[in-house]
Molecule: Lysine riboswitch aptamer
Organism: Clostridium homopropionicum DSM 5847
RNA sequence: GCCUAGGGUAGAGGAGCUGUAAUUAAAAGUAUUUAUUCGGAGUCGGUAGGCUGAGAUGAAUAAAGAAAGGAAUUAUGGCCGAAGAAAGUAAAUUGACGAAUUUAUUUUCUGGCCUUGCAUAGAAUAUGUGCAAGGUUGUCGCGUAUUUAACGUGGAGAGCUACAAGGUAC
Numbered sequence: 001g002c003c004u005a006g007g008g009u010a011g012a013g014g015a016g017c018u019g020u021a022a023u024u025a026a027a028a029g030u031a032u033u034u035a036u037u038c039g040g041a042g043u044c045g046g047u048a049g050g051c052u053g054a055g056a057u058g059a060a061u062a063a064a065g066a067a068a069g070g071a072a073u074u075a076u077g078g079c080c081g082a083a084g085a086a087a088g089u090a091a092a093u094u095g096a097c098g099a100a101u102u103u104a105u106u107u108u109c110u111g112g113c114c115u116u117g118c119a120u121a122g123a124a125u126a127u128g129u130g131c132a133a134g135g136u137u138g139u140c141g142c143g144u145a146u147u148u149a150a151c152g153u154g155g156a157g158a159g160c161u162a163c164a165a166g167g168u169a170c
Stems, first nucleotide, its partner, number of pairs: 001168003008163004014080001016079009032064007042051003046097002083110012111137011139155006
């Protein structure tokens, strides 16, 4: 040097990723409930079915009045395919079914972050996700320049750096 090796151990990127708890804002004086009045036949649901002339949907007045998901801050924990998304499979939960949610796992894509546009979710101009474009940053390859770490270009995390063991016909 090569193989074992897409192995093992330990690390780096940075406005780095993510979990939990508390607080806060907003959701919202909304949904909903009660009372009175108007009104006079439908209304909710994907289906099954439910509510309703003993007055529905709806509207006005008065009183009472939430929450989920998402967000910010602080603390704390786990980490560097951290994590996120799409599709499939299995199990569990809610439910009458449909369906939805959670966990695990398989395949595919994405190095990280920011901005803008479109789409989508959302109460939202917050924010998330996807696609595209631009910027920035780390890393490796190539090229130019250079004795110092700059410029250009390209790639992807199954990557990059360091270390160790075993084997080896070089």